[in-house]
RNA sequence: AGAGUUUGAUCCUGGCUCAGGAUAAACGCUGGCGGCGUGCAUUAGACAUGCAAGUCGAACGAACGACCUCGGGCUUGCCCGGGGAAGUGAGUGGCGAACGGCUGAGUAACGCGUGGGUGACCUACCCAGAAGUGGGGAAUAACUGCCCGAAAGGGUGGCUAAUACCGCAUAUGGUCAUACGUUCAUUCGCAUGUCCAAAGCCUUAGGGCGCUACCGGAGGGGCCUGCGUUCGAUUAGCUCGCUGGUGAGGUAAGGGCUCACCAAGGCCGAGAUCGAUAGCUGGUCUGAGAGGACGAUCAGCCACACGGGAACUGAGACACGGUCCCGACUCCUACGGGGGGCAGCAGUGAGGAAUAUUGCACAAUGGGGGGAACCCUGAUGCAGCAACGCCGCGUGAAGGAAGAAGGUCUUUGGAUUGUAAACUUCUUUUAACGGGGAAGAGUAAGGACGGUACCCGUUGAAUAAGUCACGGCUAACUACGUGCCAGCAGCCGCGGUAAUACGUAGGUGGCGAGCGUUAUCCGGAAUUAUUGGGCGUAAAGGGCGCGUAGGCGGCCAUUUAAGUUUGACGUGAAAGCUCCUGGCUUAACUGGGAGAGGUCGUUGGAAACUGAAUGGCUUGAGGCAAUGAGAGGGGUGCGGAAUUCCCGGUGUAGUGGUGGAAUGCGUAGAUAUCGGGAGGAACACCAGUGGCGAAAGCGGCACCCUAGCAUUGACCUGACGCUGAAGUGCGAAAGCGUGGGGAGCGAACGGGAUUAGAUACCCCGGUAGUCCACGCUGUAAACGAUGAACACUAGGUGUGGGUGGUGUCAAAGCUAUCUGUGCCGAAGCCAACGCGAUAAGUGUUCCGCCUGGGGAGUACGGCCGCAAGGCUAAAACUCAAAGGAAUUGACGGGGGCCCGCACAAGCAGCGGAGCGUGUGGUUUAAUUCGAUGCAACGCGAAGAACCUUACCUGGGCUUGACAUGUACGUAGUAGUGAAGCGAAAGCGGAACGACCCUUCGGGGAGCGUACACAGGUACUGCAUGGCUGUCGUCAGCUCGUGUCGUGAGAUGUUGGGUUAAGUCCCGCAACGAGCGCAACCCUCGUCGCUAGUUACAAGUGUCUAGCGAGACUGCCGGUAUCAAGCUGGAGGAAGGUGGGGAUGACGUCAAGUCAGCAUGGCCUUUAUGUCCAGGGCGACACGCACGCUACAAUGGGCGGUACAAUGGGCAGCGAAGGGGCGACCUGGAGCGAAUCUCAUCAAAGCCGUCCGUAAUACGGAUUGCAGGCUGCAACUCGCCUGCAUGAAGCUGGAGUUGCUAGUAACCGCAGGUCAGCCAUACUGCGGUGAAUACGUUCCCGGGCCUUGUACACACCGCCCGUCACGUCAUGGGAGUUGGUAACACCUGAAGUCGGUGACCUAACCGCAAGGGAGGAGCUGCCUAGGGUGGGGCUGAUGACUGGGACGAAGUCGUAACAAGGUA
Repeated sequence: AGAGUUUGAUCCUGGCUCAGGAUAAACGCUGGCGGCGUGCAUUAGACAUGCAAGUCGAACGAACGACCUCGGGCUUGCCCGGGGAAGUGAGUGGCGAACGGCUGAGUAACGCGUGGGUGACCUACCCAGAAGUGGGGAAUAACUGCCCGAAAGGGUGGCUAAUACCGCAUAUGGUCAUACGUUCAUUCGCAUGUCCAAAGCCUUAGGGCGCUACCGGAGGGGCCUGCGUUCGAUUAGCUCGCUGGUGAGGUAAGGGCUCACCAAGGCCGAGAUCGAUAGCUGGUCUGAGAGGACGAUCAGCCACACGGGAACUGAGACACGGUCCCGACUCCUACGGGGGGCAGCAGUGAGGAAUAUUGCACAAUGGGGGGAACCCUGAUGCAGCAACGCCGCGUGAAGGAAGAAGGUCUUUGGAUUGUAAACUUCUUUUAACGGGGAAGAGUAAGGACGGUACCCGUUGAAUAAGUCACGGCUAACUACGUGCCAGCAGCCGCGGUAAUACGUAGGUGGCGAGCGUUAUCCGGAAUUAUUGGGCGUAAAGGGCGCGUAGGCGGCCAUUUAAGUUUGACGUGAAAGCUCCUGGCUUAACUGGGAGAGGUCGUUGGAAACUGAAUGGCUUGAGGCAAUGAGAGGGGUGCGGAAUUCCCGGUGUAGUGGUGGAAUGCGUAGAUAUCGGGAGGAACACCAGUGGCGAAAGCGGCACCCUAGCAUUGACCUGACGCUGAAGUGCGAAAGCGUGGGGAGCGAACGGGAUUAGAUACCCCGGUAGUCCACGCUGUAAACGAUGAACACUAGGUGUGGGUGGUGUCAAAGCUAUCUGUGCCGAAGCCAACGCGAUAAGUGUUCCGCCUGGGGAGUACGGCCGCAAGGCUAAAACUCAAAGGAAUUGACGGGGGCCCGCACAAGCAGCGGAGCGUGUGGUUUAAUUCGAUGCAACGCGAAGAACCUUACCUGGGCUUGACAUGUACGUAGUAGUGAAGCGAAAGCGGAACGACCCUUCGGGGAGCGUACACAGGUACUGCAUGGCUGUCGUCAGCUCGUGUCGUGAGAUGUUGGGUUAAGUCCCGCAACGAGCGCAACCCUCGUCGCUAGUUACAAGUGUCUAGCGAGACUGCCGGUAUCAAGCUGGAGGAAGGUGGGGAUGACGUCAAGUCAGCAUGGCCUUUAUGUCCAGGGCGACACGCACGCUACAAUGGGCGGUACAAUGGGCAGCGAAGGGGCGACCUGGAGCGAAUCUCAUCAAAGCCGUCCGUAAUACGGAUUGCAGGCUGCAACUCGCCUGCAUGAAGCUGGAGUUGCUAGUAACCGCAGGUCAGCCAUACUGCGGUGAAUACGUUCCCGGGCCUUGUACACACCGCCCGUCACGUCAUGGGAGUUGGUAACACCUGAAGUCGGUGACCUAACCGCAAGGGAGGAGCUGCCUAGGGUGGGGCUGAUGACUGGGACGAAGUCGUAACAAGGUA
């Protein structure tokens, strides 16, 4: 520091995801040791049990009291009584209990943090100072008598002490009041008056500890205050003690803190109030930082102590282990009444994914009490549990190659695990056992931890390794299993038979006593952008003005010092962090020192900039004067053209409308045409990327009213400015209200068409509306998709309006300048497209807006509206994209150019019939398999009766029909193989009977057995090679270098011509090159030469087969850019590629073929192999494809007669001759073929004759009989011959095929395969031999350029909405049911305060009566809580209902993307 993911690819925008770090964690697997830390985050839910706050006898009086002592009694060792006394200790009293410990519910607050203030305050214990401690009094608990109660407790009478309580004296001093001086001040000083103290105990008799009043200190606290401190405006207004004053009360103290009266204030857009959430901080985690998130442990502060309220005591509390009351819960109860509060430490059950021992000790540190000893201390120190975290250590080290065995993989060679192991040598951290044994303790003893740490010895490699991953991101790969299953997955995505992605194994990588997963936070994310983003098209400029607050603001000078800047001082607790340095063996951990950390405070200085104050200036702004242009706005009036309607005339059958029609109108007279009239709306031409306006918008003419703008002058004011949340005004069309108006047009609606349908597009009608007045609505793709203002930054060229100069008689023109409005462009900017002085450039100021797509501009709430609706505006849920610009393709019912038997022009067909063949279908035991639009279908198959043959039935064989290897066996062995069984295969086995080498042992070959293996036309052509088809013999497809572009890519290859051609020429940021085209090759056509066997009588060359020549737009005319070329002509056998062939670019179709061959994988192995017999591939209601033969007279029959070429031949072709009507038979000459033969080599043709338009003398299917041939065998199932039979068919619907010249058409011949042949097929050969092409509009296919695109599996594409089904979240909903904070009224405990106090009362006064003072009781205000009530906010739920999202293969249509077929 980045990476993955939108696309065919690219750049951008943008979200999602990952790699890092962290944690009070939990879960899964695993687990050796130690150190240091940490450990209920959930139910501030409930708690059994024990402990967590006591102490002081040196404050006090009883009681008890080991022991000592005295006395008495006598039963001589006991009892009673007195005294003393260490000690124990309930009670009174003092101090403490307000600390320490827990928790985070509440709290958005002066609660916390930070800095100040307190002249408005308090402070027990402690410290310093200074003064005092005299003399009296009255009670009361304990105790005791009686009484009540189950208990808890209580009542009453009596006794008693004090450092308990109360007077008196004294007053250093202090309080209060007043006057004076002083102060900023209620401050201080002084004077007068007034009031106010005390306690003793111990003692070694020195003193010590206390006590009282006071003045200070230290530390602690109260209160006030500046600044900082979460989210929501779908919370905008809040407030009645509320804001201030006066007076009083209250407090330690200021204060509406409380009360009475008076005033009418106070807070709020810089966010009051309300709601939600939350303890705050030092800090912690992360981050480069700025920030973001968090607030466990430790430390500071706050708050709370079952929920709520209240006060008492006290220096301090409104009090966790105190009191009272209300409430809930729980326990005891004798039912009358009582007790309780773990958010202290342990612990229990509950909740939860989840969090420990009912441990030891006060030894240390600290705290309370005490003079002290000491007591108390679940604070604390330790131990226990937990890998929960951090840190450290170990599970051995060195050597060791036969690279062992085993495992895994394998191309079978090997590779790997792997120096790993074994083995040898060594060590002992750890472990186990034994021995020693601390520091922690300042001071002799005293140590919970602890017989611990640590040290020594002995034993022995001994006691100790897992977990996750291995497709990319991301380090690490193979095999098997599975087969869109099971499963994985953080994102992209894997899995449908060869999965490095699932599961297992081997191997490898990472980390390691841990490793993964989950959750959460920061980071990456510049993805909320202060640092550090944007808004023309990606999300994003408000529809446009005016303008409030606010923000910002021209030039000069002076002052000030708020901002700013700098120095000093204070503070920013400790811990933490950083640096330095020490202690534990190291580290974690920890000690010491230094530093850092701020919107902070005080103070001194500076004065540039901003602010403030003052004075001035004119350039910004405004005014004034003169001139000018204009559909700027409002009102009134006028005008002509046109449409329609009405009246009248002429006139007659149609008119209108469309792609074509129809509805409609018209003989009751339309349309057309002429004249007259009515009415409404809109203003042709001028008219222009011309003008005006802020925008919406504004268009006939005239008048009235009115706003803005430009230019010129430099006359006036003197910064008066810019922007603009709120607010307010304007605001197209449609729509709404009331009233008018209504010609044309025209939603809805009716009708006619179109269509599968047509609720549309087209046509005929037609109501609202469109128009006017007044009012409402307030939205638009309200767009330049571009907020306003100002300044600056090359130009060129139009156009509107001014002004100056020049020019002219006047103009035009030229020139300068201001202002508007367009186009093109420099720099610059931009993702690109593009923008470019009218910026999207460079800057400044202000406003508005954006933050992935969908849900959704929706729901709810609020505001506005008559309504329609508008403005504001979420969430759940869901996806990994959605998007912008550009690129290459493909496509278009887009465009241009061009080609092709593509159409057209022709000729002959097919489609109808019969038959042949192939195919589909059906059938079958099987009808083997493949090929399936063009590019399958007379195709694989250039030959299915058996064989072929792969299929079926049946019968056999199992190392096999065939190959190789190893081992063993075999000598009448291999081989031949009779009888018998059998359909054959096979079984069977009489008999016959071998070979090569030899060292003579044997070996080889053969045969048999066994094991490896063979075999498979089984599967996968979507695992493959090879081959082939197709686009297409179409003219294309690319590369190097250069250039352009961020890039994909472009250029070249486009353009102008030309060509059959990317053929060539010209031009050009391209220049060249390659594969294709062409040429080179073969063949035919002409000529020459050479050679000629078999041709021909010779000799020759017409024939054969070899070598050459010839054709190149070479020549001429025309044309062209005088280029390529085109056109005409000459010559020539042939002329512009002479005809034909071979030759098939990059690629496309997962095209075809595993059945031609080869081949990976998989399956099979007495069968899916192999052998055999028979059957099937030949079936037959049908559909289709390719053909043959015909339908006749351009013919058919018969007779005669003429002319080819290519080819084949030895298991062959087979002559002559002979036989048969014929197929054929016989025969066998000749020939391995220019010789012989198929083969007289042909047929159509020609000549002659019959037939006469008829299902015939056309046609030949079908069938019968008789023959021939091949073959082991013609039944299923061959071909041929003869005789007989004589079907359909009289030229073929929609549609469709071939062909442009020696072509089509017609005619025959040959060959391959082959025993024969179902060949009418295929491949060749020759014979006869046409017609037509105007042309490129249309159909099909193709090429190039261009355009649009939401397509890229590429239009057989993409994609929308309803409906149906399932799942999920959500809105509405008659309601139902909770929560919550207020309000009104009623009631109102405890308690403070007040009133009263006839009842009660020791201290003081008084001789007494009584007084003073106080209390109980009663009562008033306040008030927790309770009740009633209507509302607010918020949650759950609800029949039904609304839309939404998602869901491999549902329904209906076709809306959008191309002109998407109506843009």